[in-house]
Context: one part of a larger RNA
RNA sequence: AACGAACGCUGGCGGCAUGCCUAACACAUGCAAGUCGAACGAACCCUUCGGGCUUUGUGGCACAGGGGUGCGUAACACGUGGGAAUCUGCCCUCAGGUAUGGAAUCACUCGGGGAAACUUGAUCUAAUACCAUAUGAUGACUUCGGUCCAAUAUUUAUCGCCUGAAGAUGACCCCGCGUCAGAUUAUCUUGUUGGUGAGGUAAAGGCUCCCCAGGGCCACUAUCCGUAUCUGGUCUGAGAAGAUGAUCACCCACUCUGGGACUGACACACGGCCCACACUCCUACGGGAGGCAACAGUGGGGAAUAUUGCACAAUGGGAAAAACCCUGAUCCCCCUGUGCCGCGUGAGUGAAAAGGGCCUUGGGGUUGUAAAUCUCUUUUACCCGGGAAUAUAAUGACUGUCCCGGGAAAAUAACCCCCGGCUAACUCCGUGCCAACCCCCGCGGAUAUACGGAGGGCGCUAGCUUUUUUC
Numbered sequence: 001a002a003c004g005a006a007c008g009c010u011g012g013c014g015g016c017a018u019g020c021c022u023a024a025c026a027c028a029u030g031c032a033a034g035u036c037g038a039a040c041g042a043a044c045c046c047u048u049c050g051g052g053c054u055u056u057g058u059g060g061c062a063c064a065g066g067g068g069u070g071c072g073u074a075a076c077a078c079g080u081g082g083g084a085a086u087c088u089g090c091c092c093u094c095a096g097g098u099a100u101g102g103a104a105u106c107a108c109u110c111g112g113g114g115a116a117a118c119u120u121g122a123u124c125u126a127a128u129a130c131c132a133u134a135u136g137a138u139g140a141c142u143u144c145g146g147u148c149c150a151a152u153a154u155u156u157a158u159c160g161c162c163u164g165a166a167g168a169u170g171a172c173c174c175c176g177c178g179u180c181a182g183a184u185u186a187u188c189u190u191g192u193u194g195g196u197g198a199g200g201u202a203a204a205g206g207c208u209c210c211c212c213a214g215g216g217c218c219a220c221u222a223u224c225c226g227u228a229u230c231u232g233g234u235c236u237g238a239g240a241a242g243a244u245g246a247u248c249a250c251c252c253a254c255u256c257u258g259g260g261a262c263u264g265a266c267a268c269a270c271g272g273c274c275c276a277c278a279c280u281c282c283u284a285c286g287g288g289a290g291g292c293a294a295c296a297g298u299g300g301g302g303a304a305u306a307u308u309g310c311a312c313a314a315u316g317g318g319a320a321a322a323a324c325c326c327u328g329a330u331c332c333c334c335c336u337g338u339g340c341c342g343c344g345u346g347a348g349u350g351a352a353a354a355g356g357g358c359c360u361u362g363g364g365g366u367u368g369u370a371a372a373u374c375u376c377u378u379u380u381a382c383c384c385g386g387g388a389a390u391a392u393a394a395u396g397a398c399u400g401u402c403c404c405g406g407g408a409a410a411a412u413a414a415c416c417c418c419c420g421g422c423u424a425a426c427u428c429c430g431u432g433c434c435a436a437c438c439c440c441c442g443c444g445g446a447u448a449u450a451c452g453g454a455g456g457g458c459g460c461u462a463g464c465u466u467u468u469u470u471c
């Protein structure tokens, strides 16, 4: 000098920031991802019989984003600079096309089982759901014969669907260099190192496999062990450098623990599925349900860290043609001197230098212009009134907020540490190696500037000191 700090004493206001560093411990409750009726059938309700409204379900898109945490990870994880054998929904540009049919099924209705979660039988029905045929290259695959790809809705406008080319964006992969400590860790390795071939992948590759060779790394530190997300940055320092990685931004990893795949343009998926462990809950004992390292909040741990708040008004995101809907992202609010910054607690005048306190050589000195007195002012706080901007034609959660005008009264507002040296600041009384103080040196045994109190003084100030940690 610094801090995501904590403890003690004290405490007036505002602005801007910050706020579980410990148990990746366990979680009651609410909420955090939906949307589309202009894809579709059906049901309820309303109807001016034209139609309209709401919704379970089928279907489409989104749910791989946003949010949180730092367990793991010492390695292509990250940073930086290169590279090729790749994919890319929505979006943009260009080109071509969008024909004819069919069989089912959810919902609904009628039944069955079950405590529940749920499950099952029969009938019926639609689609931009599914299937077949046709067209089909400039495309893809190919055994070179051939094979493969489309969806409609609407009164219009238009939204869509299929194919190809190019872009943008995003993502996967490979490499050089950099990246903590330990040798009281010296050798490690058998898919291991390389090759032919095959499989697999969007894609190169021992990524996987048959066979073959016997290789590969290492004192320029392999292997093992410990610790640890990385970076931009942050703190300190004149710099070199040392320490660090909260908030903000980017990448990575994880989403009760351990595995696995499905769907999909993208996941091996926090609020999806399956299996297993541990734990918790319900049960009619047959069986089921759950995952706050989302936002609040609870218990626990701890020296220690906030509201079970408001709104989608703004910014941004998802769905939709749109109106609109959803959004604990976000914007705000509440709490906290946790930090930084700003302001105030009055200003002037006032000497018989009042009284009181303390000291005294008893003359006086000091507190001290300090107080009182008189004259002013009203920042802040209080009362009353007006009242924005943030929004653009409309729409303001914050909010009757910021701000402006008026009113009364010095009225509402100062502490903390220290005073032997280091180190700015001294006397008296009490105590008597006791009680105590002290970073260090040291002080205290009868004249203590070092202990305790008082007066006085120094420093800092809505803070001050102590403690932890870093330079």
Stems, first nucleotide, its partner, number of pairs: 001470002005467002008464002012343006019335001020301001025299003029296002034061003039058002042055002045052002068254003078178006086171002091167001093165006099133004109122005139148003153158001180226001182224001188216002193213003197209003231249002233244004257276004279290004309332001311330001315329001316327003346376003356367004382407005416459001418457002420441002426455005437442001
Small-subunit ribosomal RNA, 5' domain from an uncultured bacterium, 471 nucleotides, folded computationally. Rfam family: Bacterial small subunit ribosomal RNA. The RNAcentral record of the full RNA draws on ENA. The coordinates come from a structure-prediction model, not an experiment, and the mean pLDDT is 84.